[in-house]
Context: one part of a larger RNA
Molecule: large-subunit ribosomal RNA, domain III
Organism: Chaetoceros affinis
RNA sequence: GAGUAACGACAAAGGGGGUGAAAAACCCCCUCGCCGGAAGACCAAGGUUUCCUGCCCCAUGCUAAUCAGGGCAGGGUUAGUCGGCCCCUAAGGUGAGGCUGAAAAGCGUAAUCGAUGGGAAACGGGUUAAUAUUCCCGUACUUGUUAUAACUGCGAUGGAGGGACGGAGUAGGCUAGGCGAUCGCGGCGUUGGUUGUCCGCGUUUAAGCUAGUAGGCUGAGGACUUAGGCAAAUCCGGGUCCUUAAGGCUGAGAGGUGAUGACGAGCUCUCUUUUGAGUGAAGUCGUUGAUGCCAUGCUUCCAAGAAAAUCUUCUAAGCUUCAGGUUAUAACGAACCGUACCCCAAACCGACACAGGUGGUCAGGUAGAGAAUACCAAGGCGCUU
Numbered sequence: 001g002a003g004u005a006a007c008g009a010c011a012a013a014g015g016g017g018g019u020g021a022a023a024a025a026c027c028c029c030c031u032c033g034c035c036g037g038a039a040g041a042c043c044a045a046g047g048u049u050u051c052c053u054g055c056c057c058c059a060u061g062c063u064a065a066u067c068a069g070g071g072c073a074g075g076g077u078u079a080g081u082c083g084g085c086c087c088c089u090a091a092g093g094u095g096a097g098g099c100u101g102a103a104a105a106g107c108g109u110a111a112u113c114g115a116u117g118g119g120a121a122a123c124g125g126g127u128u129a130a131u132a133u134u135c136c137c138g139u140a141c142u143u144g145u146u147a148u149a150a151c152u153g154c155g156a157u158g159g160a161g162g163g164a165c166g167g168a169g170u171a172g173g174c175u176a177g178g179c180g181a182u183c184g185c186g187g188c189g190u191u192g193g194u195u196g197u198c199c200g201c202g203u204u205u206a207a208g209c210u211a212g213u214a215g216g217c218u219g220a221g222g223a224c225u226u227a228g229g230c231a232a233a234u235c236c237g238g239g240u241c242c243u244u245a246a247g248g249c250u251g252a253g254a255g256g257u258g259a260u261g262a263c264g265a266g267c268u269c270u271c272u273u274u275u276g277a278g279u280g281a282a283g284u285c286g287u288u289g290a291u292g293c294c295a296u297g298c299u300u301c302c303a304a305g306a307a308a309a310u311c312u313u314c315u316a317a318g319c320u321u322c323a324g325g326u327u328a329u330a331a332c333g334a335a336c337c338g339u340a341c342c343c344c345a346a347a348c349c350g351a352c353a354c355a356g357g358u359g360g361u362c363a364g365g366u367a368g369a370g371a372a373u374a375c376c377a378a379g380g381c382g383c384u385u
Base pairs, nucleotide, nucleotide: 013031014030015029016028017027018026032382033381034380035379040362041361042360043359046342047341050340051075052074053073054072055071056070060068061067080141081140082338083337084336086119087118088117092113093112094111098107099106100105122139123138124137125136126135142334143333144332145331146330147329148328149327150326151325152324153319154318158314159313160312161311166301167300168299169298170297172294173293174292177288178287179286180285181284183202184201185200186199187198188196204262205261208257209256210255215250216249217248218247219244220243221242222241223240224239225238226237228236229235263283266279267278268277269276302305348357349356364376365375366374367373
């Protein structure tokens, strides 16, 4: 220089009360403003205690601070069903033997790893200061072992089926959600009117079980035969004959049940307030309607769109008084790891409490073609001078 620039989005504050040494900023209340395909809610990645409570204010916070993602201390993450682990494989990795190389090492068979993919099963309500599909209540489901009973050809690393898949377009059937009515409870205006076609609030309920609908796919059953499926086969494929016109598979949703339960506006009691306890009405219908479900559907196109296991079935070796298999019932088991909190952000990546960057899910109202835009709901904020 200079008590100058700056104090990091121009979304915005004002009032009352409290605490305190001290209040523009902390807490409570009232009003105002901003976002609302987000500036709300929930995950993945990443972070790693930042979560909750009490005490504290040197430093951190671009100011103050009684406040804090700051300091100190204590507390907090509960699973057969969520995700991993596990079973299976993809790209790719490793790689016994093996090949190559002077060596280091490179390649690679069997094999073994490797999810971003395939594979069993849970919902609703309640509860904590802080966890909940994990605790509690209620109602379910899956799988394994053992035992018992009945019936019985079982058996794989092998065969077959299936799993099993692209782009675009698409009619239909549904549901979530919305809206309206109905019903229930409450209200009747400190300002002219408001007992009325008035106003406010609520009108919510899952998985599972039952049944098999709208629809989609496929003809179905039996006998015989068979150079194929590396061997075998009653299985699959090929062939011949007979019978038959519906049979099978799949499949949202709705209905019933679950539920004489839960939840529920409000009311009552307690309480200075925060709060806590109890009780508990109505809980029906219509309409609209998805980008969600049926649907891995259907139609169409050429560029022709993973694999393997679980699963079903067939036999080989073998076993066949056993073992094994199917069904039913019962008992027991289901370990270990993650689970707090942030997650378009002051907690991640950017040296910062940085106007930048960051994948997925949810998607209310009015107007609108709309996830545009504008104003609002739930919810969250007014961006630390």